[in-house]
Context: one part of a larger RNA
RNA sequence: GAACGAACGUUGGCGGCGUGGAUUAGGCAUGCAAGUCGAGCGAGGACACGUUAGGUAGCAAUACCCAGCGUGAGCCGAGCGGCGUAAGGGGCAGUAAUACCUGGGGACGUACCCUUCAGUCGGGAAUAGCCGCGGGAAACCGCGGGUAAUGCCCGAUAACACUGAGAAGUCAAAGGCUUGCCGCUGAGGGAGCGGCCCAGGCGCUAUUAGCUGGUUGGUGGGGUAACGGCCUACCAAGGCGAAGAUGGCUAGUGGGUGUGAGAGCACGACCCGCGCCACUGGCACUGAGACACUGGCCAGACACCUACGGGUGGCUGCAGUCGAGGAUCUUCGGCAAUGAGCGCAAGCUUGACCGAGCGACGCCGCGUGCGGGAUGAAGGCCUUCGGGUUGUAAACCGCUUUGGUCCGGAAGUAAGGACGGAGCAAUCCGUCUUGAACGACCGGAGAAACAAGCACGGGCUAAGUUCGUGCCAGCAGCCGCGGUAAGACGAACCGUGCGAACGUUGUUC
Numbered sequence: 001g002a003a004c005g006a007a008c009g010u011u012g013g014c015g016g017c018g019u020g021g022a023u024u025a026g027g028c029a030u031g032c033a034a035g036u037c038g039a040g041c042g043a044g045g046a047c048a049c050g051u052u053a054g055g056u057a058g059c060a061a062u063a064c065c066c067a068g069c070g071u072g073a074g075c076c077g078a079g080c081g082g083c084g085u086a087a088g089g090g091g092c093a094g095u096a097a098u099a100c101c102u103g104g105g106g107a108c109g110u111a112c113c114c115u116u117c118a119g120u121c122g123g124g125a126a127u128a129g130c131c132g133c134g135g136g137a138a139a140c141c142g143c144g145g146g147u148a149a150u151g152c153c154c155g156a157u158a159a160c161a162c163u164g165a166g167a168a169g170u171c172a173a174a175g176g177c178u179u180g181c182c183g184c185u186g187a188g189g190g191a192g193c194g195g196c197c198c199a200g201g202c203g204c205u206a207u208u209a210g211c212u213g214g215u216u217g218g219u220g221g222g223g224u225a226a227c228g229g230c231c232u233a234c235c236a237a238g239g240c241g242a243a244g245a246u247g248g249c250u251a252g253u254g255g256g257u258g259u260g261a262g263a264g265c266a267c268g269a270c271c272c273g274c275g276c277c278a279c280u281g282g283c284a285c286u287g288a289g290a291c292a293c294u295g296g297c298c299a300g301a302c303a304c305c306u307a308c309g310g311g312u313g314g315c316u317g318c319a320g321u322c323g324a325g326g327a328u329c330u331u332c333g334g335c336a337a338u339g340a341g342c343g344c345a346a347g348c349u350u351g352a353c354c355g356a357g358c359g360a361c362g363c364c365g366c367g368u369g370c371g372g373g374a375u376g377a378a379g380g381c382c383u384u385c386g387g388g389u390u391g392u393a394a395a396c397c398g399c400u401u402u403g404g405u406c407c408g409g410a411a412g413u414a415a416g417g418a419c420g421g422a423g424c425a426a427u428c429c430g431u432c433u434u435g436a437a438c439g440a441c442c443g444g445a446g447a448a449a450c451a452a453g454c455a456c457g458g459g460c461u462a463a464g465u466u467c468g469u470g471c472c473a474g475c476a477g478c479c480g481c482g483g484u485a486a487g488a489c490g491a492a493c494c495g496u497g498c499g500a501a502c503g504u505u506g507u508u509c
Base pairs, nucleotide, nucleotide: 001509002508003507004506006505007504008503009502010501013366014365015364016363017362018361019359020358026322027321028320030319031318032317035083036082037081040080041079044076045075047072048071049070050069051068052067054065055064056063057062090277091276092275100201101200102199103198104197105196108194109193110192113190114189115188116187117186118185119184120183121155122154123153124152130145131144132143133142134141135140161170162169163168175182176181177180203249204248205247210240211239212238215237216236217235218234219233220232221231222230252274253273254272255271256267257266258265259264279300280299281298282297283296302313303312304311305310330356332355333354334353338352339350340349341348342347369399370398371397372396379390380389381388382387403450405445406444407443408442409441412438413437416433417432418431419430420429421428422427453498454497455496456495457494458479459478460477464493465492466491467490468489474481475480
């Protein structure tokens, strides 16, 4: 000098874009953060309409009440079923290699999407919801009855596929609605994604020198989507190591970031890719995919409820709270956009996201006025008492109105969607409609009005005088100042630097 996720002190007008729990991977009240589909299914409730019987009023038409039945792309909220919940979001504890980066390999998988071929036939048994009974404080549970499906099972068929040397054997399906759409099954290909293997690279330490028994290899078997000591039985005795094994310490990693002329050195906040974690440890289930952040089981610690028998919970999601700390924000608005899930769709959900709020935390921009104005006013400070300086600075005159304030208008962020028409379709035309938040920009009103500080002035280093103090009080980055004339302490005046900031501290180069 440059830099920072900074902090502290003094000061503080506005805007844009960024950025903000680095410490206790410490504990958490509360709300929200993953749902959706009625065009898979049966039942229920409310409502509306129709209809039937009864009751009340009335001479009657009719009105009201109650009950039954039927209808409803409509409404409500449970249940079965499907898809999603393995993404998105958070964190960096662990990990020195099962990670990451670069390059290569071939023994594999893949829901949704695209494409090709071939199918979608006939039956059956259950079960939740529901009804009845019962247990429990609760969480919830048991028994009996009965019901549906795109839930489950059996049979048929088998192009393709699988097994097999061959002969041969084996394997499937689900329907729905608005009738042309959405689905379902088997097989092949694709795209994207993922699993696995190899090589090289990627910290410190020898005051760690030896390490290793599934260890190293083989055979048979098992297991996996797949290769493999991945697992197992037997056999052999191997394997690694000063080119640093093993141990210890530290650490997520890369793209990158800071600095520097570069080489290098230091770092890995925000953003993107990969990995790992989800109270701590372990385990599997479901599934195309998990050993699964807001799924399950077991154990533990902690916390809560309890009728003491037993239960419940997991913010390293968004806000917020306590604690610890020098220190880090709102319990905000909206799904309008982008994206995601579900759905034929309309749409629903989405603390992803888009916005707003708070903080000079950073960078950038703008403003705090502009022109004139000497008798160089007053006051302050200095003085050799003549004057000098503050200083065109002020006053005063003229002008302007950015920002702020008030009023009015307004592009754009909107692409889409619905209905009608045309068209095989893509698409086109007409009408209607969708903005949380912003509001650029334009016009008007109005007054210099509402907006300047901080550090420094001995040398390094731009900028000095007077007074006070008297090795005291104090200053200080280094050299060093202060013991009676201090340009170095304190104050005043003046000056210098930067300016909505200026200094200090910490850290890196």
Annotation:
Model confidence (mean pLDDT): 83 of 100. Predicted 3D model of a 509-nucleotide part of an RNA (small-subunit ribosomal RNA, 5' domain) from an uncultured bacterium.